[in-house]
Context: one part of a larger RNA
Order: sequence, then structure tokens, then C1' cells
RNA sequence: UGACGGGGGCCCGCACAAGCAGCGGAGCAUGUGGCUUAAUUCGACGCAACGCGAAGAACCUUACCAAGGCUUGACAUGCAGGGAAAAACGGCAGAAAUGUCACGUCCGAAAGGGCCCUGCACAGGUGGUGCAUGGCUGUCGUCAGCUCGUGUCGUGAGAUGUUGGGUUAAGUCCCGCAACGAGCGCAACCCCUGUCCUAUGUUGCCAUUUAGUUGGGGACUCAUGGGAGACUGCCGGCGUCAAGCCGGAGGAAGGUGGGGAUGACGUCGAGUCAUCAUGCCCCUUAUGUCUUGGGCUGCACACGUGCUACAAUGGCCGGUACAAUGGGCUGCGAUGGGGUGACCCGGAGCGAAUCCCCUAAAACCGGCCCCAGUUCGGAUCGAAGGCUGCAACUCGCCUUCGUGAAGUCGGAGUUGCUAGUAAUCGCGGAUCAGCACGCCGCGGUGAAUACGUUCCCGGGCCUUGUACA
Repeated sequence: UGACGGGGGCCCGCACAAGCAGCGGAGCAUGUGGCUUAAUUCGACGCAACGCGAAGAACCUUACCAAGGCUUGACAUGCAGGGAAAAACGGCAGAAAUGUCACGUCCGAAAGGGCCCUGCACAGGUGGUGCAUGGCUGUCGUCAGCUCGUGUCGUGAGAUGUUGGGUUAAGUCCCGCAACGAGCGCAACCCCUGUCCUAUGUUGCCAUUUAGUUGGGGACUCAUGGGAGACUGCCGGCGUCAAGCCGGAGGAAGGUGGGGAUGACGUCGAGUCAUCAUGCCCCUUAUGUCUUGGGCUGCACACGUGCUACAAUGGCCGGUACAAUGGGCUGCGAUGGGGUGACCCGGAGCGAAUCCCCUAAAACCGGCCCCAGUUCGGAUCGAAGGCUGCAACUCGCCUUCGUGAAGUCGGAGUUGCUAGUAAUCGCGGAUCAGCACGCCGCGGUGAAUACGUUCCCGGGCCUUGUACA
């Protein structure tokens, strides 16, 4: 100087408390451990691994296993020699890769190019090492800290500044002070959202109409630009005549208005050699490469994360209302027709403020159920179908009929959340042929509680002890 203390003081955070909804019990989905296996590829392991890499494992992917093949190779560059083309299409063998037969031939005047074969350099490796590395990332933590120059003090390590008195979300600001300044952080500058003004006005809006069909309008909504607005600016009180705090006015908004992006010096030999790059080591008729099939989906178990429930604030039936974000050409697909339905036939329109996906659902109105393992719940299984795709046996999703399991609110314990939040309801998108209870977004309905900081956890500042560094 740090680190640590079941030392002290001050302060903060959904940290506790106060509340609301969960998890832990059930069924299923998903990840992991374990077990099994020819293989169940690999990585991630307290917080900070476990719906994580994977924003899509039937083949492919694929890295694993079995079997069948290849050896200058699936891919790149160069050299030497040689050859005529090579491929596609077709026949035969084969599970395919591939082999074989037939057919068939390039551009250029030439040099040569392109292709194939042989040989040589070499290729190739998701093989090892993240404890050799770059890059990227997680985490403490959006915590308020981390430092430097000069000066001063100290033999020195170092101190001071950065401590102190107030204050703040903040090393934020004020005052004081052997310090005076400065840098990286904080804040602001950026984006979205909330109010108003103004300009513009198609495909949007208003009215017209069978129809953005035609012509009209710019009031409003909306969209796109530009601008205004919030600064403790004003008033009162408190405060050191300070910084600031409390209350009030005006205002759409008030003291950071709400949200996002933004992550200091560093810590964890944190994670990643399997995104990529890369040193070294290793393989080279194989640890490379091609193919078919299997596996990654195995199941006595254990754990994490979710979904659906256990019902009456509910379930079912009928009627009926209101969104936003987004996506669309091998695409979205309307009107119409068929089917109980998944879906099919057909194809208008739309590269989209124009057309389509697109009836939002909960809610509301009316009816049935009457507390039961039920008109709750839907697992499981049987049958029949639909769709995608070369192909749904292992191993996809959906529909209809039948079947109708566990489950009556969950032990110890444990998680999230302070407002348009939690809870609850549906919708969209990425990936994607197909496959979503996951993920990323969007809007609808819309709470309860916070006395307080003693305690648990994490963190900041000062101080104290130390046999620790």
C1' cells in the first nucleotide's frame, strides 16, 4: 500500500421487509448429469454451465458409429511428362459412392487457354494445447470509481491531490484544505416515446362512389421534414448569503419525464484453437476424403428451465367489438367452389401506407353446466386422414372420431417484479422445404405494496486490528 475480520461509522441496490404471481408436488416439452450403446460427436459446470453454442439433428447439416470406396486427393497454386477432350444424356452392375459400355465432341491463325491422366512440390485435418496466443464475449457493474503531470511531505515503500463539512443517481456540485491542474469513467451530445406549432399530401385521411373508379378537399388522424418546449427558469420555506433539499404555480411533461444504445483502470491463468485467425505438437493409402445406413431422439433414475392444469373471477355453445409490430416473387395469396376439419381446386391483386398474410384473443351480451375426478384436466393409446419433402419405420407437424391417465394448489426450501410494471390475453418475426410450449419483438386488459434499514446477500467511502500478500 492492499486484502481480510462472526471490528466500528456513514450510504446504496426488489438485498431484506410490505405485497402480487410463481417454482419445488402432477403430466408433457426442453437442456444437463448418470446409465446404456457399434455410436449415443464436441464444447459450456456456483453466482457468470444446464429452452446455453443450436435464429430449426428425418437425408443434408454431422464433426460420431458400421459397412463399401478413393489416395496429388472433395478444395488451392506451381513444375515436368503425356493424352486426346471432359461432362451431360442413355444401358448394365451396385445400397450409393462408383465402375463399365455406348454416344459425343471445345476456343484460338499460332503461342497458348480450358479439360483429363501420370509424377513431384504440396493440399487437407471440427486432431491436441483457450495454461503458448489474436480477436470476440461473460462477470463484478452502469458499481462510482481508476489514474497522471507539476509541486509539497517522507531515508524509503509511499502519501498528498481523491481526505474533511454538506449535497447528489454519480469523484454530482459547493465550501474548506499543500496542493494546483489534467485524463479515462459520471452527466450531456445520439435513437425511440410523451405535448404543441409549421410545411408537404400518395397509395394515407375526409366526403363521393359498385370499386382509389373518377374528380374534389387539407379540417382532423397519420406519415415525412423543420422548429418550439424543461432550465430548479418563477414563487415561498429550509440551508453556511453556497451546492442543494422541501412545498407550490404554470405546464402535455418537473427536478435524470419514461425507455434504449453506451460498460473506466482492472478481476476471475473466467469462456471460446468447433465462427474466424494463429505459434508449437500430432495424422499423411489416414486423425484426410466420398457414399449408404444408423446415431446425435437411446432410459431404472437425478437436477435445471418452461408449457398445460388441478377449475365456477371457471368450462362449453351462440352472438358481437376494439390493436400494434412485422413479413411477402421458387413469395404472400383475396373473391368463388369442395371437405366436419387439417386442407384441396382455382387463381384476382400485390415487389406492396395501394394487394395479401389478417376473423386478434382475453373483454362484452345471451344460454347451458351446479362443485363431481365433473361438460374440470388433457397425458396415453387405437383408427382414419391432411401437408412438406427423393424419402416421415427408427425420427416431422397438423386434423377428425374414439380412448380418457396423473392431477383437488404442492415439504424443507426457493425465484421474479416498484407502474402502464407484475399478472393475464392474443399477434408478428428470425431460423426454416417441413417442424416452436424456446427465442426476439408487438400491442390489449391491467393491479397490490414499500412502516422502515435491526437482520440475510452484493456493493461504495472513511476508520481500526492483523503473525496474510
This is a predicted structure of a 469-nucleotide part of an RNA (small-subunit ribosomal RNA, 3' major domain) from a metagenome.